RNAcentral holds the sequence, with entries from ENA. The RNA shown here (small-subunit ribosomal RNA) has 1449 nucleotides and comes from an uncultured Bacillota bacterium. The prediction has a mean pLDDT of 84. It matches the Rfam family "Bacterial small subunit ribosomal RNA".
RNA sequence: GACGAACGCUGGCGGCGUGCUUAAUGAAUGCGAGUCGAACGAGAACCAGGGAGCGUCUUCGGACAAUCUUUGGGGACAGUGGCAAACGGGUGAGUAACACGUGGGUAACCUGCCUCUAAGACGGGCAUAACAGGGCGAAAGUCCUGCUAAUUCCCGAUGUUCUGUUGCCACACAAGUGGUGAUAGCAAAGCUUUCGCGCUUAGAGAUGGGCCCGCGGCCGAUUAGCUUGCUGGUGAGGUGACGGCCCACCAAGGCGACGAUCGGUAGCCGACCUGAGAGGGUGACCGGCCACACUGGGACUGAGACAUGGUCCAGACUCCUACGGGAGUUAGCAUCAGGGAAUCUUGCGCAAUGGGCGAAAGCCUGACGCAGCGACGCCGCGUGGGUGAUGAAGGUCUGCGGACCGUAAAGCCCUGUCAGGAGGGAAGAAGUACUGACAGUACCUCCAGAGGAAGCCCCGGCUAACUACGUGCCAGCAGCCGCGGUAACACGUAGGGGGCUAGCGUUGUCCGGAAUUACUGGGCGUAAAGCGCGCGUAGGCGGUUAGGCAAGCAGUGGGUGAAAUGCCGGGGCUCAACUCCGACGCCGCUUGCUGAACUGUCUGACUAGGGUCCGGGAGAGGGCAGUGGAAUUCCUGGUGUAGCGGUGGAAUGCGUAAAUAUCAGGAGGAACACCAGUGGCGAAGGCGGCUGCCUGGACUGACCCUGACGCUGAGGUGCGAAAGCGUGGGUAGCAAACAGGAUUAGAUACCCUGGUAGUCCACGCUGUAAACGAUGGAUACUAGGUGUGGGAGGUAUCGACCCCUUCCGUGCCGCAGCUAACGCAAUAAGUAUCCCGCCUGGGGAGUACGGUCGCAAGGCUGAAACUCAAAGGAAUUGACGGGGGCCCGCACAAGCGGUGGAGCAUGUGGUUUAAUUCGAUGCAACGCGAAGAACCUUACCAGGUCUUGACAUCCAGAGGAUUCUUAGGAAACUAGGGAGUGCCUUCGGGAGCUCUGAGACAGGUGGUGCAUGGUUGUCGUCAGCUCGUGUCGUGAGAUGUUGGGUUAAGUCCCGCAACGAGCGCAACCCUUGCUAUUAGUUGCUAACAUUUCGGAUGAGCACUCUAAUGGGACUGCCCGUGACAAGCGGGAGGAAGGUGGGGAUGACGUCAAAUCAUCAUGCCCUUUAUGAUCUGGGCUACACACGUGCUACAAUGGAUGGUACAGAGAGCAGCGAGACUGCGAAGUGGAGCGAAUCUCAAAAAGCCAUUCUCAGUUCGGAUUGUAGUCUGCAACUCGACUACAUGAAGUCGGAAUCGCUAGUAAUCGCGAAUCAGCAUGUCGCGGUGAAUGCGUUCCCGGGCCUUGUACACACCGCCCGUCACACCACGAAAGUCGGCAACACCCGAAGCCGGUGACUCAACUAGCAAUAGAGAGAGCCGUCGAAGGUGGGGUUGGUAAUUGGGGUG
Repeated sequence: GACGAACGCUGGCGGCGUGCUUAAUGAAUGCGAGUCGAACGAGAACCAGGGAGCGUCUUCGGACAAUCUUUGGGGACAGUGGCAAACGGGUGAGUAACACGUGGGUAACCUGCCUCUAAGACGGGCAUAACAGGGCGAAAGUCCUGCUAAUUCCCGAUGUUCUGUUGCCACACAAGUGGUGAUAGCAAAGCUUUCGCGCUUAGAGAUGGGCCCGCGGCCGAUUAGCUUGCUGGUGAGGUGACGGCCCACCAAGGCGACGAUCGGUAGCCGACCUGAGAGGGUGACCGGCCACACUGGGACUGAGACAUGGUCCAGACUCCUACGGGAGUUAGCAUCAGGGAAUCUUGCGCAAUGGGCGAAAGCCUGACGCAGCGACGCCGCGUGGGUGAUGAAGGUCUGCGGACCGUAAAGCCCUGUCAGGAGGGAAGAAGUACUGACAGUACCUCCAGAGGAAGCCCCGGCUAACUACGUGCCAGCAGCCGCGGUAACACGUAGGGGGCUAGCGUUGUCCGGAAUUACUGGGCGUAAAGCGCGCGUAGGCGGUUAGGCAAGCAGUGGGUGAAAUGCCGGGGCUCAACUCCGACGCCGCUUGCUGAACUGUCUGACUAGGGUCCGGGAGAGGGCAGUGGAAUUCCUGGUGUAGCGGUGGAAUGCGUAAAUAUCAGGAGGAACACCAGUGGCGAAGGCGGCUGCCUGGACUGACCCUGACGCUGAGGUGCGAAAGCGUGGGUAGCAAACAGGAUUAGAUACCCUGGUAGUCCACGCUGUAAACGAUGGAUACUAGGUGUGGGAGGUAUCGACCCCUUCCGUGCCGCAGCUAACGCAAUAAGUAUCCCGCCUGGGGAGUACGGUCGCAAGGCUGAAACUCAAAGGAAUUGACGGGGGCCCGCACAAGCGGUGGAGCAUGUGGUUUAAUUCGAUGCAACGCGAAGAACCUUACCAGGUCUUGACAUCCAGAGGAUUCUUAGGAAACUAGGGAGUGCCUUCGGGAGCUCUGAGACAGGUGGUGCAUGGUUGUCGUCAGCUCGUGUCGUGAGAUGUUGGGUUAAGUCCCGCAACGAGCGCAACCCUUGCUAUUAGUUGCUAACAUUUCGGAUGAGCACUCUAAUGGGACUGCCCGUGACAAGCGGGAGGAAGGUGGGGAUGACGUCAAAUCAUCAUGCCCUUUAUGAUCUGGGCUACACACGUGCUACAAUGGAUGGUACAGAGAGCAGCGAGACUGCGAAGUGGAGCGAAUCUCAAAAAGCCAUUCUCAGUUCGGAUUGUAGUCUGCAACUCGACUACAUGAAGUCGGAAUCGCUAGUAAUCGCGAAUCAGCAUGUCGCGGUGAAUGCGUUCCCGGGCCUUGUACACACCGCCCGUCACACCACGAAAGUCGGCAACACCCGAAGCCGGUGACUCAACUAGCAAUAGAGAGAGCCGUCGAAGGUGGGGUUGGUAAUUGGGGUG
């Protein structure tokens, strides 16, 4: 885009079309084929006439008139006869076929009605329906007797002609046609008032058919052979006609890989849909052909049928029945049931068109013309138009300002299509008039009035169109990708928007896009795809040249290609759809003529392809036979003694019965070291000691000869590694299976010791490999360079030693070109031609079934169901590797000291609890948030209370604020009493506070760190992370940033298609180490003076120190090394030397890392509570586990006494001196100090002495008792400290594990923050002060380069198979149930044909007749023959216990 559609929601009008795609299922009822009286007989009703006439009336003339009879008209119904019924209408079951399409043939044929031509129609006869009578039957119907007509039937005559037989002539010569003779045979119907209509014979035409042929159009080879009247001939038969159409005989043919046969499916075409076309799909409506009419078979009649509304038979079904027997078949039009997703009225009319009959009028016509139903389709129209901004109300959103719906609505002014009402009113009628189903329709006029008339789908991307709420991996959506797990533009709803519009979506089907079956127009090295390799049949393709032919080809004519459809131009319905006219086209087939370039074919010629003779040399080419040495093993003997062997290490094994080792001799089998080479040969597989024989191929040099003999190659046929199989040998070594030993969690493995098939030979089979260059064969062409193997030539020479040229082979590099890239590149994957093979998403599956080959194993051929949305290639960036290279780090190693064991402290888990608030959870949580939980803190629990609130803003009212006090209560709080009238002021008021009240609101340590900001941790102070421009690449990307050195460093140097730049590194900053200058109190004191001997005082600022500014260090200098670089090693000088030490400083990023409980914040939740307040409790619990610490276990120590030396800090609700009291914690008291001045403040280890003497101790101090001190409202839960007493575990710590490289570890004390009080924690400070570092193999982490990758959530990745469970489809299967086609035999209806025909018979002949004859028939017999039966097979489908693998979860 399309549809004969269906479904969902919705639905105003009209026109034109269209409507059982399924059950070719079954059907009630009605209609759908009749007509002709001008073919015929009979003939009811009715009409007219004649006759007879009962009777009535009478004017007596006659009239009327029942009834009977006769003539004529009339003509219902039925019959004889003629024509039609073979058309028209329906359906698509069957059919793969001369069924259809197209073009031919018929000299092999027919043709009623119609037209034309010629000739004719004479004379006779016999029946029979109807009808009448009778019989049978329920009916349908049927029988007998009798009568009768014809355009029924029969006989005779005539015979143009025709037919049969037979002559002659002409044409043609294959059959035949025409003409002209002879002989025999054959016709007719009448009707009518007229015109006329019919009849017979023959010829011609027209129309319609029959038969035959060429070509064309489905699938399957898992259908490869089919055929016996089959193929042909002769003869006879049959037909309208040819023909094995049928029969007899003869022959052995015919079809098939260009697809026979068989199976499946299917009506074919014009056309329709789609497509740029080529194609692909379809075969509704309309038109042509075919086939069918309940199923199967048969003939009759006829011009025509083997006949839808005929007949006979058989079968099925339905109906009627008196049970004896009958009737029927909608795939005609309506209609019903059923089936189905689904398809209409039991309508009107013959007015038109057409058909049948008829002379005609006319009759019949469910053909047809119309109407009805259905948005089923196409087309047209409408549901209003203009104006209208307080941008109304309302809705939705909101950043709260507004925005959108939106000129939309309302309002105002108009119009009148459609629908409605009224009036008029056709064409269609042809044929003067009459005649209209449609239809009072189309159309026209008038009327009133915006009134009666809009929905559906979509809005994540593809794809036009976005927000809110609800929901919370639920409910749901989904064409593909995919949405949904609490902020969903994707679900549902709403608002808004987009699209189409009386429709809109969905589903189904077809084409397109799809170059995704590639003819136009694809591919095969790695994505699917080259047969393992030759030979060769058919086929396809094929060198140069001359002439002929004209099949292909080209040109030009004829015929045909129905109509409709299509395109173009016009016309008619108001337009359109629709329809009419004209023109084109219908791409095809056929036929005549012409041409000869190309293809083909015939004849002749050629040599460039191919082949052959001759001369050479090369080679693991093949086959057979022989032969050689080294080595392994075994055997024999000698020497010799305890081990050997084997491995990562071992063990099994061998060995004192003498091994291994070693020497000599022997046996046997297999394989051939070195040479040996991207060397050689072969078609491939493959081929390797040497010699002989037989044999294939290639190369080269000359060019004699032949003369296209060529290339490829479906089928076919041969060769074909290893393993395997069969028979018979052989067997040294090796070695599946197997055994043992190890390894291991296990180890049916890897390792070891043994070891059988096999490996070897002969013959036969198998026929596969990553049979690979993953690259079919042949030919030609298209830059080079460089090796190597085999020839030939040239030059030069003593010499082919080098060098040059050329042919064949075999490699590497590389341009153009090609390629998705990788790569290929004269040995193409380039440019072309020819031929073959193969591919068409992954899995299922190279499986199943079938066939075929094989002894088997198995090979070849080779699906489907089902399932997935991928599978795959090449390259890129990362990440990873029990890959590689380089390098670093307290990473290991070397050391020192710890942890893990004990007791205690502290944190966590767990458990417990009313609560034990919450968070942090590998490194990177666990002395963490917490720089300090008795109340408070506090978030938790129990209980008591409050509800505009403890806190903020706004409003109103009252009141100063504030303070003292009483009662109740655990307190909060409740209820009272008293004191008190404030501050500023421009005197208007203002600021602040308290109480009461109302509502907006407050409040939340409630949730979400996976909605966030900010902050922080970590990799990691690791050296990295990027950008611009350029260049390369189709691209992702690369380059730069890689490389060579070097560094702590992407630090620097050199090189380089890169050149530069940024964030990081470094430096700049702080501190410390040296020094100078400045300054000199509270600091200092060298000199001077004083002195109570204390820098105490004067004095001074030199020194120390303080704290500000400078200097100093830069590989600067020297030597060596390196590349004349960067740098590195050593040295000098220097307080300090190669970033001097330390700190601050943390790139791009990673971990959805941590934190909503610091703070901030979106959303959600809560609002007499999840908020607020109070008391008490809890966070301090305790079978246990872990982390971090303290103290120890002692003599490098404990205790006692004496004695020395710091730094950095803190201090007014503070530090608190001296003095006094207390054993002590501490108390009393208060000097000094807001601090270089005073205080905390004693530094400790150390040093000097004394004592203890190795023990659970004079170690260790837990625990507990008693008595106290201090802080605080308050030390019970639950503080710290003191004194006395008590004196636990612990004797250096398993596996494992941590820190540290120098003023470091270790050890010793001091201070501070927090803080009323509480420090083993944290942050700082100084004192004493080591050991070790070979080195980078290993563990961990990291950086750079490189490599592999099936990973990308990135190895904590990915992923394989079994087992268990559920579901699904499939295979096998004892069987079992069906379908289909064929075969053999039996039975054999109807019927045609043949035979017979004693029975029957009107026409003709003979006869007076009887009768006979001719002729016909019944009956019977026979051939064929449907359905049916029996049988064994074939094929196909369903189902099945059980079973097998497969798929999904």